[in-house]
Two RNAs folded together computationally: RNase P RNA and transfer RNA, 459 nucleotides in total. It holds a member of the Rfam family "Bacterial RNase P class A". Rfam classes the family as a ribozyme. From the family's description: Ribonuclease P (RNase P) is a ubiquitous endoribonuclease, found in archaea, bacteria and eukarya as well as chloroplasts and mitochondria. Model confidence (mean pLDDT): 75 of 100.
């Protein structure tokens, strides 16, 4: 100069007007009531609902199927598809970073065009060897080293062998199997051994291993209202209208139409925040000690104004300016328990370089039962460490 | 707190990934007709909401985002 990792902050203060909840005091029209007065009031993502949980009510002898969701290894955690720490395998000179990272030798299915052949099946152009004639051509064999063709061609390089070649044989590498020795492991390193039989996709079906009961604060508890009357149909012959038969009425079902649809709680004390030390490489845990810190329901937590801070633009300026480090002094203004507490400008030495004054600008975006997470958006500032 | 979609201007199709970007209606041209209309005949017209990944290869398979509908 150019990165990388990690962490914080998200405008400070002050005056008027306001809003939400809450203690207290008052009033009287006695409540979701009015008004004083004290206190408290968004976020790092409150998003987005992508996991994982807590709490509630359902279900429930245990189990399995289905279906879903993870997936290298140990480890933290209340749990997790999340963390940290490792391994591997990829990127970068490096700090460093980034991986849906189990199994293709269970099994099926796929693999377009092109290509001789897309997986146990083959040979276009060619090498080679043989045998025929009109001598550059057929024909019959050999081969897969080369050419072609594709995203992907049946280990790779050298050698040596051969008619010409081919793991046909040999070295090293690469695979695949077996052991040993390090490691909790994932996996590393060595040593036999196998000529290799194994192409590539499981964000294709699908083995395998774990893990999963369903709904969701609109759960759910409690109080107030409300189910008043009415219609239509169809059951039954139970009761009654004196008996029979029809009929009514009374009763059950189902629909239709009518009414209520407010409060309270659940609700904010939690796997909670902060200081400090311990135990871990870390994520976490954990003594001690201090704090209480938004609860709204058409949904509050805002608006203006001044001033300082930043960041752009303009004019104007290079010293009688300004920023930072030191000195040493006064101990201002405010507090204040009246013991103190707090520290500034002037001034002095040293380094840097811009101030001042007008005018603009200042991101993402707002709880809604409560919590770990992930993951998308974000002007603009600072700090730590570290790489070339 | 849940739950489907987004392909041509409109409505909709696209199976287990490949020759696949298609239909119908609209719209341009042409041709009938004394003119319009119908019917005929031919053309134009798309980043398949956006960005990533898996894969040779993605409209189709996974993630994330954005927007719309419905409970």
């Nucleotide at each position: 100069g150019a990165g990388g990792u990690g962490g914080a902050c998200g405008g400070g203060c002050g005056g008027c007007c306001g809003c939400u909840g809450u203690u207290u005091c008052g009033a009287c029209u006695a409540g979701u009531u009015c008004g004083g007065a004290g206190c408290a009031g968004a976020g790092g993502a409150a998003a987005g609902u992508c996991c994982g949980a807590g709490c509630a009510c359902c279900a429930c002898c245990g189990g399995a199927c289905a279906g879903g969701a993870u997936g290298c290894c140990u480890g933290c955690u209340a749990a997790c598809g999340g963390c940290a720490g490792g391994g591997c395998a990829g990127a970068g000179u490096g700090a460093u970073c980034u991986g849906a990272c189990g199994g293709a030798u269970a099994g099926u299915g796929c693999c377009a065009c092109a290509g001789a052949a897309a997986a146990g099946a083959u040979a276009c152009c060619g090498u080679c060897c043989c045998g025929a004639c009109u001598c550059g051509u057929c024909g019959g064999g050999a081969u897969a080293a080369g050419g072609g063709u594709g995203a992907a061609a049946u280990g790779g390089u050298g050698g040596g062998g051969u008619a010409a070649g081919a793991g046909c044989c040999c070295a090293c590498c690469g695979c695949c199997c077996u052991g040993a020795u390090g490691g909790u492991g994932a996996c590393a390193u060595c040593a036999g051994g196998g000529g290799c039989a194994u192409g590539g996709c499981a964000a294709a079906c699908c083995c395998c291993a774990u893990c999963c009961g369903g709904u969701g604060c609109a759960a759910g508890g409690c109080c107030a209202a409300a189910u008043a009357g009415g219609g239509a149909a169809g059951c039954g012959u139970a009761g009654c209208c004196g008996u029979c038969c029809g009929g009514g009425c009374u009763g059950c079902u189902u629909c239709c139409g009518g009414g209520u649809u407010g409060g309270c709680u659940g609700c904010u004390u939690g796997a909670g925040c902060c200081c400090c030390g311990c135990a871990g490489c870390a994520a976490u845990g954990u003594u001690g000690g201090g704090c209480c810190c938004a609860g709204a329901u058409g949904g509050a937590u805002g608006g203006u104004c001044g001033u300082c801070a930043c960041c752009c633009g303009g004019c104007g300026a290079c010293a009688c300016g300004g920023a930072c480090a030191g000195g040493g002094a006064u101990g201002a203004a405010g507090g204040u328990u009246a013991a103190c507490c707090g520290u500034a400008a002037a001034c002095c030495u040293g380094u840097c370089c811009u101030c001042a004054c007008c005018g603009g600008g200042a991101a993402c975006a707002g709880a809604a039962c409560u919590c770990g997470g992930c993951u998308u958006a974000c002007a603009g500032u600072c700090c730590a460490c570290u790489u070339c | 707190g849940c739950g489907a979609g987004a392909u041509a201007g409109c409505u909709c199709a696209g199976g287990c990934g490949g020759u696949c970007a298609g239909a119908g209606c609209g719209u341009c041209g042409g041709a009938u007709u004394c003119a319009u209309a119908a019917c005929c005949c031919g053309g134009a017209g798309g980043u398949c909401g956006a960005g990533a990944g898996u894969u040779c290869g993605a409209g189709u398979c996974u993630c994330u985002c954005u927007c719309u509908c419905g409970c």